[in-house]
RNA sequence: AAUACAUGCAAGUCGAACGGGGUUAUGCGCCGGGUGCGGCCUUCGGGCCAAGCCCAUGCAUAGCCUAGUGGCGGACGGGUGAGUAACACGUGGGCAAUCUGCCCGGUACACGGGGAUAAGCGCUGGAAACGGCGUCUAAUACCCGAUAAGCCCCCAAGGCGGCAUCGCCAUGGGGGGAAAGAUUUAUCGGUACCGGAGGAGCCCGCGCAUGAUUAGCUAGUUGGAGGGGUAAUGGCCCACCAAGGCAACGAUCAUUAGCCGGCCUGAGAGGGUGAACGGCCACACCGGGACUGAGACACGGCCCGGACUCCUACGGGAGGCAGCAGUAAGGGAUAUUGCACAAUGGGCGCAAGCCUGAUGCAGCAACGCCGCGUGAAGGAAGAAGGCCCUUGGGUUGUAAACUUCUAUCGAGUGGGAAUAAAAAAAUGAAGGUACCACAGUAAGAAGCCCCUGCUAACUACGUGCCAGCAGCAGCGGUAAAACGUAGGGGGCAAGCGUUAUCCGGAAUUACUGGGUGUAAAGGGUGGGUAGCCGGCUUUGUAAGUCAUGGGUGAAAUUCCGAGGCUUAACCUCGGAACUGCCCAAGAAACUACAAAGCUAGAGUAUGGGAGAGGUUGGCGGAAUUCCUAGUGUAGCGGUGAAAUGCGUAGAUAUUAGGAGGAACACCAGUGGCGAAGGCGGCCAACUGGACCAAGACUGACGGUGAGCCACGAAAGCGUGGGGAGCGAACAGGAUUAGAUACCCUGGUAGUCCACGCCGUAAACGAUGUUAGCUAGGUGUCGGCCCGAGAGGGUCGGUGCCGGCGCAAACGCAAUAAGCUAACCACCUGGGGAGUACGCACGCAAGUGUGAAACUCAAAGGAAUUGACGGGGGCCCGCACAAGCGGUGGAGCAUGUGGAUUAAUUCGAUGCAACGCGAAGAACCUUACCGGGGCUUGACAUGGAUAUGAAACACUUGGAGACAGGUGCCCCCUUCGGGGCAUAUCACACAGGUGGUGCAUGGUUGUCGUCAGCUCGUGCCGUGAGAUGUUGGGUUAAGUCCCGCAACGAGCGCAACCCUUGCCUUCAGUUGCCAGCACGUAAUGGUGGGCACCCUGGAGGGACUGCCGUGGACAACACGGAGGAAGGUGGGGAUGAUGUCAAAUCAUCAUGCCCCUUACGUCCCGGGCUUCACACGUGCUACAAUGGCCGUUACAAAGCGAUGCAAAGCAGCGAUGCUGAGCGGACCGCAAAAAACGGCCCCAGUUCGGAUUGCAGGCUGCAACCCGCCUGCAUGAAGUUGGAAUCGCUAGUAAUCGCGGAUCAGCAUGCCGCGGUGAAUACGUUCCCGGGCCUUGUACACACCGCCCGUCACACCAUGGGAGUUGGAAGCGCCCGAAGUCCGUGACCGAACCCGAAAGGGAAGGAGCGGCCUAAGGUGAAGCCAGCGACUGGGGUU
Repeated sequence: AAUACAUGCAAGUCGAACGGGGUUAUGCGCCGGGUGCGGCCUUCGGGCCAAGCCCAUGCAUAGCCUAGUGGCGGACGGGUGAGUAACACGUGGGCAAUCUGCCCGGUACACGGGGAUAAGCGCUGGAAACGGCGUCUAAUACCCGAUAAGCCCCCAAGGCGGCAUCGCCAUGGGGGGAAAGAUUUAUCGGUACCGGAGGAGCCCGCGCAUGAUUAGCUAGUUGGAGGGGUAAUGGCCCACCAAGGCAACGAUCAUUAGCCGGCCUGAGAGGGUGAACGGCCACACCGGGACUGAGACACGGCCCGGACUCCUACGGGAGGCAGCAGUAAGGGAUAUUGCACAAUGGGCGCAAGCCUGAUGCAGCAACGCCGCGUGAAGGAAGAAGGCCCUUGGGUUGUAAACUUCUAUCGAGUGGGAAUAAAAAAAUGAAGGUACCACAGUAAGAAGCCCCUGCUAACUACGUGCCAGCAGCAGCGGUAAAACGUAGGGGGCAAGCGUUAUCCGGAAUUACUGGGUGUAAAGGGUGGGUAGCCGGCUUUGUAAGUCAUGGGUGAAAUUCCGAGGCUUAACCUCGGAACUGCCCAAGAAACUACAAAGCUAGAGUAUGGGAGAGGUUGGCGGAAUUCCUAGUGUAGCGGUGAAAUGCGUAGAUAUUAGGAGGAACACCAGUGGCGAAGGCGGCCAACUGGACCAAGACUGACGGUGAGCCACGAAAGCGUGGGGAGCGAACAGGAUUAGAUACCCUGGUAGUCCACGCCGUAAACGAUGUUAGCUAGGUGUCGGCCCGAGAGGGUCGGUGCCGGCGCAAACGCAAUAAGCUAACCACCUGGGGAGUACGCACGCAAGUGUGAAACUCAAAGGAAUUGACGGGGGCCCGCACAAGCGGUGGAGCAUGUGGAUUAAUUCGAUGCAACGCGAAGAACCUUACCGGGGCUUGACAUGGAUAUGAAACACUUGGAGACAGGUGCCCCCUUCGGGGCAUAUCACACAGGUGGUGCAUGGUUGUCGUCAGCUCGUGCCGUGAGAUGUUGGGUUAAGUCCCGCAACGAGCGCAACCCUUGCCUUCAGUUGCCAGCACGUAAUGGUGGGCACCCUGGAGGGACUGCCGUGGACAACACGGAGGAAGGUGGGGAUGAUGUCAAAUCAUCAUGCCCCUUACGUCCCGGGCUUCACACGUGCUACAAUGGCCGUUACAAAGCGAUGCAAAGCAGCGAUGCUGAGCGGACCGCAAAAAACGGCCCCAGUUCGGAUUGCAGGCUGCAACCCGCCUGCAUGAAGUUGGAAUCGCUAGUAAUCGCGGAUCAGCAUGCCGCGGUGAAUACGUUCCCGGGCCUUGUACACACCGCCCGUCACACCAUGGGAGUUGGAAGCGCCCGAAGUCCGUGACCGAACCCGAAAGGGAAGGAGCGGCCUAAGGUGAAGCCAGCGACUGGGGUU
């Protein structure tokens, strides 16, 4: 890749313009040759003459072909879009400034001459291309003369007209000025002029891309008058003169681009686009140039320069597919080196005809549009197969099979067009095509995408954040409708998906049709130029505007209506439309313009008062600091606390005097002034603005305002002053893990003044300016009016509240963010970035203007509900405080971590794991380890066979499981058999304390016994939501009362339940004993009784019921009475909505996954009891409120049959022997312990009991690993425990013992029981947890949140960069081809003139010179792009 092109074809034609040449035919001629009818002669061998015929040749005629001369055409047709931002294109006009071959109409003409030349012939050069010389010749080629106009030119004077130059008409005079023939005698041509048609040229209005980070451009530039040139106007060109011309309405420059009718899209307005078809333009290898011609600066012509390719004999030549095919290359990608001139059209020709890759056709490509088919009807045993499955079935599915029917396409056979229109004939590439008929077969013809939402369509398996999907959101980490496959389903269909691009949706650039308080967005403020907009009245004009008519708006396209191909696509016809531009004559409301006027806008003058408005100068007092002097003494100062610092050289404090700088307390305000920034002691001078009153004057003078100009806090900069206080930087002291901070002590710039810069800000009301309109209420400042005042009115300013309306909401609301109008500024997702580059300004700092690459699926606003806060308010809780006792230190027990191990099974892990699961591991338990066994299994169900048992006892082997042996040897029966059990066999299956508590059920913990959590209806809000449930009180309580757009209700709270405290009643044994009786050493032991105690049934009782006070006449609180008990009497059970993917697959259940001679099961032994260490929970202590010994009372609640065991005896004792009683208000465990008395005398002890030794007891198959108890002996640590930390508010803590579950045995643990029995609570600041209201929030897996920056690794794009490479355009200079033009032209020079001729002259030319000029060379300054060591920041992870 407007890249390069092999090969063929794409523009020729005319012999009726011409001379030749070739060829054919005919005729004639003939000096030729051959043959030879016939005739003559003859020596009969032959010779001579000779018609005719043939050949050759010449002439003539006729036909055909044709190189050349000549004519017409190669300027059309065909291709392409490189260039071009332009009168190139579109549209509408103009040419009185033009040309026009062929064609049409008209008028008039064509007379007489002349000289050449190609071809040809001869010679000759060259490889070729191509020539050279000599000689001959023709024409419709060329030349001269004549004639001629109404044609052209000049002069003179006239008429008419117009649009400025001018146009038209007629007159007189002068000058110029044409032609061609051919022929078949029909015609076809030629010349001049006028006109037409069609074509072309030039000029103008309007329209037509982006960038201002391109703002100035321009010397032929702008104009003049003169000349040249052209068909024609014109700086188009030239000399001279003048100094203009263009530009913010965007010049110049840069980038991009052929323009239009149309096409795509869209409701439209628009946006995008410019394939095919049609119009115009431009180009033809790149650049320049002219020639010829009616027309070209010429695609298949010429010349030159350049690059490239080819040929060559090396001397020199040839070429241009962006024509049709085709090739290479490039690319993601785009066709046949086809047929025909039959049709349409074109060129030439009188014509026949020839040419035509225009065109008509065919071929290739599902590339698009359109139509059609792959079958139709019936068909349920709902077949088989597939898939799913709860195993019942469902689905594929009338789908198939099967029966009947049909034949579009394809394939076959037979016929067979229109396209050639008007009298006849001939002529068809497509094509034996379209089309028609016939026969015959369901035969040959379905794919692609999708199935999480958007978006129509679901299951299974595989996979396991892998593999992969994805347009966006997002899927995938073991149950994936999202990946892959399958089944099924959905969509479209000879297509279907993907990708790219454009429009739409997107009102998301908003003209139609958006915004700017807080989402992006009001310029910091004013003055003002251009521009835009502008009050009332009258008149005129008619640019805008309106209406009428006309012209144009090509055709095709589009729409509507018809028609033609079987239909449609497609084609044809008619109409509409083409929203535009132009012209004519009108209208005059509005805008505009012109003129005249008005006063309501605006301004001026007059009179007033208000004000931190500005500038300058002066003055004042208080305070700080410093200096001097006095008094005075040990500190001052500073902080959370300190220290640095100052001070005995006398500080601080205090008194007096002085110096200096800066700022102006009170007044002071929610106040005033100013355009904004901003302005504050007093006085004076100068000065700006606003307001009010009255209503004299001007007469629209106004509004806004791009550029522009001015002002513009603080900080900063320059020069010179000044410097008290304060105070960046800096220093020191503290704080801190650190502390380049916050705090303290010092302190330099600076702060102040003058002059000059800077020009920014959260310069904010985050709200541009101006004008008008639109409910109210209440303050305040200034002026005026009314009023005695109170107060009211009005104008201007400044606040608050609030209605309509607006607003996403918040909110705004006459000082609008409301309703209108005008103008300006600004916005268009976040980051990159207010950065880079460029430019401008600045002394600098920097400011203004202001991107892109890349990256993200958000960033953001307002409001809502929560959660959170070292936010606020209110209130609870052994939360703190006040107390009492502990833990943390010791020894031991127990659990955990860790370590160890063959195994130390598993789980629990902040509170809420850690004396937890475990209410009790020596074996068992047991899940772990080692070893030994079993494989339908230790256990369940089903089948077959065999047996009659199994079990048990004995016995053998073995560690045992197990295996063998012996003994014993089942039930029912209708005698067929059945039941039960065991063994064996085979298969379904069993089994798993294997995994997943993040697949689950159930159960449990926790916030928390905290007071909360919700719903219906209504009301409010666009909505999330809110209200109720908030508020005022009150409560233990969302408890209750009151209020309230809420009214009710539910789950919670409370109550109902259990227990305990008082009483009553019933009952009265195994309990009790007042009275009566009996009895004993004594005892309710006995009779008796049930009164009391007690037991356990039923009731009562307490409800703020009563009184007082407070409170709101409430709820309720406080006090009191009574009462056993008083304000829920004490305790328990009871745990809302939810939270923690909290705990548990090892209680149990269970989905899925996994194991199946093992991850199942049996057995023996071991382990769970290991031990440097760390932690939790406890026990015992450290002692005298104690230890030891002794004495003597009083409980409650429980438990007891392989059990509790009295009494008795033995033993120091554990315990043993024996064994009454008791399945319990009867008997037993059982002794309660603290109490009381004595001793001890502060000591490692008469404390403490660990550890160890010895000897025993008990349980058990068995106490080695590894139990408990007893006795004797031993007698460790420990003398009250660091930081820290736990429990408890009353029958509580503390302390004392008792019982039970588990359990053969094993308790400091756990669950219960009673005995003795305190201290303290001012209070709610603080710690922890919680409740309600409120507030902030960038949090919402919710503060254990979110999140910022540096650094380290990787990747990506980008800025700077010594430089380096390339490109485009312009400018200066040099050189300068071809060529036009100019000059010259000694050389050449047929036609015309002169001349008898020679010759001369003239036209013309070669050559030479000159202007211009392509390419090339060179120079300087810029522009664009690539690369670049290094470097800067940015983005992503």
Small-subunit ribosomal RNA from an uncultured Bacillota bacterium, 1437 nucleotides, folded computationally. It matches the Rfam family "Bacterial small subunit ribosomal RNA".